[in-house]
The prediction has a mean pLDDT of 86.
Predicted 3D model of a 518-nucleotide part of an RNA (small-subunit ribosomal RNA, 5' domain) from a Clostridia bacterium.
Context: one part of a larger RNA
RNA sequence: GGAUGAACGCUGGCGGCGUGCCUAAUACAUGCAAGUCGAACGCGAGCCUUCGGGCUCGAGUGGCGAACGGGUGAGUAACACAUGGGUAACCUGCCCUUAAGACGAGGAUAACCGUUGGAAACGACGGCUAAGACUGGAUAGGAGCAGAGGAGGCAUCUCUUCUGCUUUAAAAGACCUUCGGGUAUGCUUAAGGAGGGACCUGUGGCGCAUUAGUUAGUUGGUAGGGUAGCGGCCUACCAAGACGAUGAUGCGUAGCCGGACUGAGAGGUUGGACGGCCACAUUGGGACUGAGACACGGCCCAAACUCCUACGGGAGGCAGCAGUAGGGAAUUUUCGGCAAUGGGGGAAACCCUGACCGAGCAACGCCGCGUGAAUGAAGACGUACUUCGGUAUGUAAAGUUCUUUUAUCAAGGAAGAAUGUCGGAUGGUGAACCAUUCGAGUGACGGUACUUGAUGAAUAAGCCCCGGCUAACUAUGUGCCAGCAGCCGCGGUAAUACAUAGGGGGCAAGCGUUAUCC
Numbered sequence: 001g002g003a004u005g006a007a008c009g010c011u012g013g014c015g016g017c018g019u020g021c022c023u024a025a026u027a028c029a030u031g032c033a034a035g036u037c038g039a040a041c042g043c044g045a046g047c048c049u050u051c052g053g054g055c056u057c058g059a060g061u062g063g064c065g066a067a068c069g070g071g072u073g074a075g076u077a078a079c080a081c082a083u084g085g086g087u088a089a090c091c092u093g094c095c096c097u098u099a100a101g102a103c104g105a106g107g108a109u110a111a112c113c114g115u116u117g118g119a120a121a122c123g124a125c126g127g128c129u130a131a132g133a134c135u136g137g138a139u140a141g142g143a144g145c146a147g148a149g150g151a152g153g154c155a156u157c158u159c160u161u162c163u164g165c166u167u168u169a170a171a172a173g174a175c176c177u178u179c180g181g182g183u184a185u186g187c188u189u190a191a192g193g194a195g196g197g198a199c200c201u202g203u204g205g206c207g208c209a210u211u212a213g214u215u216a217g218u219u220g221g222u223a224g225g226g227u228a229g230c231g232g233c234c235u236a237c238c239a240a241g242a243c244g245a246u247g248a249u250g251c252g253u254a255g256c257c258g259g260a261c262u263g264a265g266a267g268g269u270u271g272g273a274c275g276g277c278c279a280c281a282u283u284g285g286g287a288c289u290g291a292g293a294c295a296c297g298g299c300c301c302a303a304a305c306u307c308c309u310a311c312g313g314g315a316g317g318c319a320g321c322a323g324u325a326g327g328g329a330a331u332u333u334u335c336g337g338c339a340a341u342g343g344g345g346g347a348a349a350c351c352c353u354g355a356c357c358g359a360g361c362a363a364c365g366c367c368g369c370g371u372g373a374a375u376g377a378a379g380a381c382g383u384a385c386u387u388c389g390g391u392a393u394g395u396a397a398a399g400u401u402c403u404u405u406u407a408u409c410a411a412g413g414a415a416g417a418a419u420g421u422c423g424g425a426u427g428g429u430g431a432a433c434c435a436u437u438c439g440a441g442u443g444a445c446g447g448u449a450c451u452u453g454a455u456g457a458a459u460a461a462g463c464c465c466c467g468g469c470u471a472a473c474u475a476u477g478u479g480c481c482a483g484c485a486g487c488c489g490c491g492g493u494a495a496u497a498c499a500u501a502g503g504g505g506g507c508a509a510g511c512g513u514u515a516u517c518c
Stems, first nucleotide, its partner, number of pairs: 001518004006514005013369006019362002021327001026325003030322003035064003040061002043058006071280003081204007090197003095193007103137001105135002112127006141168012172185001174183003206252003213243003218240008255277004259270004282303005305316004333359001335358003341355001342353004372402004382393004407455006416445001421440008462507005467488003473502005483490002
């Protein structure tokens, strides 16, 4: 000199864009943060009814989602991460492509009703009922095993044809109809794709040797189990191996990277915001469901803590968004909206979304603008110094002539909006359906940005320094005192170094100090 998620002191006009618990991964009051579907199903209530039915709401069965999105960095020195390979050792819901199919049966159960236990949380028993819920059967394709061939490769092998045996599918609701059927969606199987994930591996990135030996499922084999899959992953048996000064093991520290800061570079430091990956969700352990979790707002067990209790027993988990207490030098609103972007559900309307978009607070940072311009010498008054003549402040002020960024008031007033939807037209055989096009309509921010007009210099300057380094000097006070200080050092009666004043220098809505990095 540069930099910062900064803090502190003094000061403080505006705007744009960012950023904002670095400490206690401490404890949390309250509200919200994950639902949705009646075009899967039965039931109940309310409203309307042309008595055919229709609409809305509620709990329940069922489907999809809840494994995403959001937070934090405790742990982790590890295939965790980065980068490059491998899987002939693997999985994959929704989405896309292609092919084929959906036949025919059955038994339950929640809701509901009745009885009943409990303070509650929550149950128990009996009875009724539906489905795209559940269970057999048929058929297909697939898979497995055995046999016979063919092709290929990378060692175990891979692909493919035929035969035999075994095993394994399905679901419908909606709309239109000339009642024949049609349309879009959904369902089942198979093959492929895309995207996602899993595993293996080369290389790379901390400190301490005042850590030198470590290891028994340990290292390898055989057999089996388990897994989506390879594997001591697990088990039994057998062998005695495996790692290590090219630093094993131990201890300490630490999320990793793209990047960021600095530097001419080499390098050093760092990983806050944004993006990728990982890990975690009060602490420890476990599995269930599922395409996917060993699951932040799911379940079970144990522990600590908090709360309710009729003492028998129950409830909870902000490292989601706000907010509270505590800790601290220190870090914001218990705000608005789903209008946009994106996500979940739904055929759709739409619903949900503290993701997100916005507003609020904070000079915390960067950038921009302003606090006026021109003229004006009787060089005014005041103040300071003075050799008492004067000198400085100083064109500075006043005065005169202007301007109106900004401010205040008033008027107009966006872009962000494209859809979906509704209405019309055209086309596709076209009724359902699809495509194109025209119109209507959709904004939290917000009467905001912006534009115009009016008013009037009107609303707006401080902070640090002036001995040398280092730009900038005098007076008074003080008298090794009070004090200053980054280093050298100032102060003991003329202090340019302390304090005050005048003057000056620097930066400027900031300026200094402290801390840390280069």
It was read from a public genome assembly. The source organism's lineage runs through Bacteria, Bacillati, Bacillota and Clostridia. Its Rfam family is "Bacterial small subunit ribosomal RNA".